[in-house]
RNA sequence: AGAGUUUGAUCAUGGCUCAGAACGAACGCUGGCGGCGCGUCUUAACCAUGCAAGUCGAGCGGUAGUGUGCCUUCGGGUACAUGAGAGCGGCGGACUGGUGAGUAACACGUGGAUGACGCACCCUCCGGACUGGGACAGCCUGUAGAAAUAGAGGGUGAUACCGGGUACGCUCUUUUGCGUGGGAGCAGAAGAGGAAAGGAGCUAACGCUCUGCCGGGGGAGCGGUCUGCGGCCCAUCAGCAUGACGGCGGGGUAACGGCCCACCGAAGCAAUGACGGGUAUCCGGCCUGAGAGGGCGGACGGACACAUUGGGACUGAGAUACGGCCCAGACUCCUACGGGAGGCAGCAGGUAAGAAUAUUCCGCAAUGGGGGAAACCCUGACGGAGCGACGCCGCGUGCACGAAGAAGGCCGGAAGGUUGUAAAGUGCUUUGGCAGUUGGAGAAGAAGGUAUAGUGAGAGCUAUGCUGGUGACUGGAGGCUGAAAACAAGCGCCGGCUAAUUACGUGCCAGCAGCCGCGGUAACACGUAAGGCGCGAGCGUUGUUCGGAAUCAUUGGGCGUAAAGGGCGCGCAGGCGGGGGUGCAAGCCUGGCGAGAAAUACCGUAGCUCAACUACGGUGCUAUGCCGGGAACUGCACCGCUUGAGUCGCCGAGGGGCAUCCGGAAUUCCGCGUGUAGGGGUGAAAUCUGUAGAUAUGCGGAAGAACACCAGUGGCGAAGGCGGGAUGCUGGCGGACGACUGACGCUGAGGCGCGAAGGUGCGGGGAGCAAACAGGAUUAGAUACCCUGGUAGUCCGCACAGUCAACGAUGUGCACUGGGCGUACGGGCAGGAGCCUGUGUGCCGAAGCAAACGCGAUAAGUGCACCGCCUGGGGAGUAUGCCCGCAAGGGUGAAACUCAAAGGAAUUGACGGGGGCCCGCACAAGCGGUGGAGCAUGUGGUUUAAUUCGAUGUACGCGAGGAACCUUACCUGGGCUUGACAUGUGCGGGGAAGGCGGUGAGAGCCGCCUGCACAGCAAUGUGCCCGCAUGCAGGUGCUGCAUGGCUGUCGUCAGCUCGUGCCGUGAGGUGUUGGGUUAAGUCCCGCAACGAGCGCAACCCUUGCCGCCAGUUGCCAACAGGUAGAGCUGGGCACUCUGGCGGGACUGCCCUUGACAAGGGGGAGGAAGGCGGGGACGACGUCAAGUCAUCAUGGCCCUUAUGUCCAGGGCAACACACGUGCUACAAUGGUCGCUACAGAGCGGAGCGAAGUCGCGAGGCGGAGCAGAACGCGUAAAAACGACCAAAGUACGGAUCGGAGUCUGAAACUCGACUCCGUGAAGCUGGAAUCGCUAGUAACCGCGCAUCAGCACGGCGCGGCGAAUACGUUCCCGGGCCUUGUACACACCGCCCGUCACACCAUCCGAGUCGGGGGCACCCGAAGCCGGCAGUCCAACCGCAAGGAGGGCGCUGUCUAAGGUGCGCCUGGCGAGGGGGGUGAAGUCGUAACAAGGUAGCCGUA
Repeated sequence: AGAGUUUGAUCAUGGCUCAGAACGAACGCUGGCGGCGCGUCUUAACCAUGCAAGUCGAGCGGUAGUGUGCCUUCGGGUACAUGAGAGCGGCGGACUGGUGAGUAACACGUGGAUGACGCACCCUCCGGACUGGGACAGCCUGUAGAAAUAGAGGGUGAUACCGGGUACGCUCUUUUGCGUGGGAGCAGAAGAGGAAAGGAGCUAACGCUCUGCCGGGGGAGCGGUCUGCGGCCCAUCAGCAUGACGGCGGGGUAACGGCCCACCGAAGCAAUGACGGGUAUCCGGCCUGAGAGGGCGGACGGACACAUUGGGACUGAGAUACGGCCCAGACUCCUACGGGAGGCAGCAGGUAAGAAUAUUCCGCAAUGGGGGAAACCCUGACGGAGCGACGCCGCGUGCACGAAGAAGGCCGGAAGGUUGUAAAGUGCUUUGGCAGUUGGAGAAGAAGGUAUAGUGAGAGCUAUGCUGGUGACUGGAGGCUGAAAACAAGCGCCGGCUAAUUACGUGCCAGCAGCCGCGGUAACACGUAAGGCGCGAGCGUUGUUCGGAAUCAUUGGGCGUAAAGGGCGCGCAGGCGGGGGUGCAAGCCUGGCGAGAAAUACCGUAGCUCAACUACGGUGCUAUGCCGGGAACUGCACCGCUUGAGUCGCCGAGGGGCAUCCGGAAUUCCGCGUGUAGGGGUGAAAUCUGUAGAUAUGCGGAAGAACACCAGUGGCGAAGGCGGGAUGCUGGCGGACGACUGACGCUGAGGCGCGAAGGUGCGGGGAGCAAACAGGAUUAGAUACCCUGGUAGUCCGCACAGUCAACGAUGUGCACUGGGCGUACGGGCAGGAGCCUGUGUGCCGAAGCAAACGCGAUAAGUGCACCGCCUGGGGAGUAUGCCCGCAAGGGUGAAACUCAAAGGAAUUGACGGGGGCCCGCACAAGCGGUGGAGCAUGUGGUUUAAUUCGAUGUACGCGAGGAACCUUACCUGGGCUUGACAUGUGCGGGGAAGGCGGUGAGAGCCGCCUGCACAGCAAUGUGCCCGCAUGCAGGUGCUGCAUGGCUGUCGUCAGCUCGUGCCGUGAGGUGUUGGGUUAAGUCCCGCAACGAGCGCAACCCUUGCCGCCAGUUGCCAACAGGUAGAGCUGGGCACUCUGGCGGGACUGCCCUUGACAAGGGGGAGGAAGGCGGGGACGACGUCAAGUCAUCAUGGCCCUUAUGUCCAGGGCAACACACGUGCUACAAUGGUCGCUACAGAGCGGAGCGAAGUCGCGAGGCGGAGCAGAACGCGUAAAAACGACCAAAGUACGGAUCGGAGUCUGAAACUCGACUCCGUGAAGCUGGAAUCGCUAGUAACCGCGCAUCAGCACGGCGCGGCGAAUACGUUCCCGGGCCUUGUACACACCGCCCGUCACACCAUCCGAGUCGGGGGCACCCGAAGCCGGCAGUCCAACCGCAAGGAGGGCGCUGUCUAAGGUGCGCCUGGCGAGGGGGGUGAAGUCGUAACAAGGUAGCCGUA
């Protein structure tokens, strides 16, 4: 410090996600030791048990008990000593400890104030303590009660209580002076008021000392109160409030105060957020962060609040009191049912809850606290220990050597690699743990004792030295000794982000996943293993916080199109504000003083062996208080200025607004006339209209609305918007010059006004147009588009409404920043073109900006001021609340849930029922077919034991260029298991090999006979064969989506790219686009491109003309011979021909056109002319196209079978459907007869002549021929002649019967052919569809491959031989440019809404059940305060009666809980209803994206 993820790719926007750190954590796996910390975050839920606050006998009375003595009736009594518990009394239980419910508050933090206050204990100073009195607990006696407890009588003490006296510098009242900041403080006068307690020790008995007590002053420290400032969310909480704001008087308090009360006034708070709601203890600090900031407030420390819930007071220095009291409520417990008891948010512990949080431990030794004179007692504060890897820190699980790189594992075809110096082995060490032993410190200014010094009469007190007991932890830390590597390693991850990879298993299953995403048979992503990476007594996961996130942006973001400028203006508050001077000093700067507790943080040092931890010192801790100084800037006050702003005068333009009046054209309607059959409307029609006279046309009339031309990226207005003319009223704007005011300004939350269309109310108006509606069409449908009608409405007045794609998608104002060209209206100069200038309005562009597009003085540039707005998409501008509206609706405006994107600009493609240009038998023009029939063949389907498999737009007479067996892969059955085939090894047998017989369907099985070569003397070995065994063979089994190769298709289309350069942030562009031209990216020209490659063309084959060469098997012109005939023969190669080599054609020539080019048109010549015809040849690529069954091949699978052999069957099935063909339907024909003319091929297991037999297929026969020689081999159509005469026929030949031929081991399933007989459908074929542009189509036959045989198919060959092409609108396919795009598995794309189903959250909802708060009323406990006629009473007064005073009681105000009511807030449930989201393949349509087939979109009905 960044990274992943939207796209085919790119840039930017934007969200989501990750890497970091942290934790009072939890969960999973694992777990050796120690130190230091931390440990109910949930339920302020409820609690058994024990403990957590007592102490003082030196305040007081006094007892049980015990001890001793004495007595004793032996029960005990008594004296003295000691003395528990309880009681009176004092101090302390207001501290400590716990918790965070409540609280948004002066609760907290910080700084002040108290002239408005208090204080027990402590320190210090001054003064004092005189004299009386009456009670009450305990105790004794007895009463009630289950108990708790209550009550009666008697008697008693005090440092308990009370009276009197005295008293200050105390308090109060009045008052004087000084003084201050005001009432502080100081001094004085008068009057009134207020105290006390003793105890202990000593004594020479006078008293002294100590301690306690009382009054007063001061101090320290602690507290009360007030106040400035600071720190949460919601405005869908906007108004709050009646003790409420203030005053006078009073009450109350320690004290101010409306704190409380009576009266008076009419205030107070609030957009700088009152009131209300929600949430929440606050801080020092902690976590994070570079910081600013954000989050948190557990431990430790400070403050606050609370103590079962609510209320209340008492006591007290202090409480409205956690372990006190009273009352009420809930709950629990006891009960004799009458009543009682209780409060762990103290320490442990329990129950419940929860993902989750510990011991009913030890000790007061230390520190601290309470009491005490002290000893001492108490102390769950605290010190420790225990449990928990919960966290931080440290240590260990060994170290060194050790290659045969062991074994094993994993990977690899092998070689080998890896685990890995790792192990083993050898040597060494012993931390931790274990065992034994030893063992400080924490603990000493303690008490006490003693010594010295000071002081005192002494006791004593103070200081110092010495002495001196005390340890919970703990026999702990540490030390020493002992043994042996001995007892101690896991967890996560390894697709990218992100460090680390292979194998197997699995097969969209099981599973993973933080995001992107993996898994559908080769998964680096699942599971396992091996290996690796990371951390390590831990490692991961989950949750949370900050970070990354500049993703709320102060530092540090944006708003034309990504989310975002308010529809527009006026303007209150607010914010901001020109230039000069003077003053002030609030902000600001600076110096000083104070405060900012400690801890924490940082730096340094030190102590535990280190560290964590701790100690000490220093620094820091933004804010903040006080004092002084400064005056640049802001502010404030005052003075003055003119440039900002404004006013006046003059001129000017304008559809600016409002009102009134007027005009013509058009439309419709009405009247009259002319006139006759249609009109109207559309893609075409129909509805409609017209013979009752329309349309058309003439004249006249009526009505309403809108104003052609002018008219213009022209004008005006803030926007909406404004257009015939005239007049009146009226707003704004511009210009030049001058004068005046003197900052009067800019912006503008709220607010107010204006505000298109549509809409609403009332009243008018209504010609045209036209939602709704009706009809006609269209259509699968057509609630639409089109047509005919037509009502609201559109128009006017008044009133509402208040929205829009209200757009420049661009807030307003001011200033600054190169230019060029228009235009509107002004001004100046020149007065000719023109130049300068102001305000508007446009275009193009510099810099700059911008993601790009683009903007560019009319900024989207550079700045300032102010306002509005944005923060991922969907849900949703929805719900709800509130406000507005007559309604429709508008404004404000969420959440749950869900997605990993949504979106912008630009790029390359693809696509378009977009455009332009151009090709192709693409259409058109033409000829012949297919689709109908029968048959053949292939396919689908069906059937079957099997009908083997593949091919499916580019498959379908295809793989098949030959299925009766074989082929053959399929089925049935019968066999074999090293195998039908290959090769190696071991063993055994055999003279290689050949033949025969039996059995069987055959394969096979059984048996028999004959019969080698080489090496070696031989045994034997080898080759070869057989058998056994073992490595292995074999597979047409799967995967063409693992592959090679080959092939199809786009497409013989003209395209596809590269290098360098240039342009662009980039994808990418340029080149390759453009102007011409071509069959062509063919060529030319131009050009930020210049070149190049693969394609095109050419080179190759063939054909057409000619020449040369060569002439046998070919040929025959001349010569000769010769036949019935014939190149038959001699002979000859001239010709034809054969086949080899050349020539020839290049727009070369002429004219013309074009740009002077490329090229085009015409012509000449030529066998051939503008690539002459045909072929071979197929760019980058596309279709996961086809083929694992041609072959090859990875992986998987089978192994007495999925291999292999054999027989038979099947591939030939048949209700159907399709493709490709053949033959036909006939007379351009059929039949018969006769008679011509080819080319290219083939032939040795072959072609097979002559002759002969058969009607024929064919048989016999065998000449010739490995071929220009012989054979196949008569080509057919055609031509000539005859018949047929329009008929299902003398057309057509299917089908069937019979008889044969040939091939073959064998024609039943299942061959071809022949003959005789039979003679079906079919009379030219619906929608639709195919081929072909010339030697082509059509028609005709011939040959060949395969092949024993089988051809209507395929591949070739020749014969005969047309028609037509105007043209490119349309269909199909394609090329180039351009345009739009929401497409990119790319239009066979994308995508919307209803409906149906499932799930989820949510809204409404008759209601119902809770919670909270408030108000009113009722009732009203305890209690304070007040009142009192009742009742009771020791202290004082009084002789007494009685009084004063007090208690109880009664009563009043207040008041908790409770009750009733309610237009409150909030939550749960809720029949049913509503929409929303999500889900693999459901239904209906086709709305949007390309002109999306009616351009789309916004508002509205």